[in-house]
Molecule: SAM riboswitch aptamer (S box leader)
Organism: Bacteroidota bacterium
RNA sequence: CUCUUAUCAAGAAAGGUGGAGGGUUAUGGCCCGAUGAAACCUUAGCAACCUCUUCAGAAGCAAUUCUGAAAACUGGUGCUAAUUCCAUCCUGCAGCAAUGCGGGAAAGAUAAGUC
Repeated sequence: CUCUUAUCAAGAAAGGUGGAGGGUUAUGGCCCGAUGAAACCUUAGCAACCUCUUCAGAAGCAAUUCUGAAAACUGGUGCUAAUUCCAUCCUGCAGCAAUGCGGGAAAGAUAAGUC
């Protein structure tokens, strides 16, 4: 980097270095930021995708595999402002309208697998 599948309304921050941006990209909006942005480091935490552990069920002669539940002790990631901050494309309902409440898609993020 390609493709597939799953999830994305919950959860969880302090310190140090740094010094002006950041919230994926583009546009619009709305926010965060010199009471210190990004980035990096340390420590802590959240979560439960994979792994590990326990229990139950199924298949199997067996090794083992599959499914479900629990836990958070091991390891791999991830995450720790705002729904993925909101909208954009299609669409349903309400409304005179502004707009509001939904559904789907696209894009994106993360994990597991895959070329």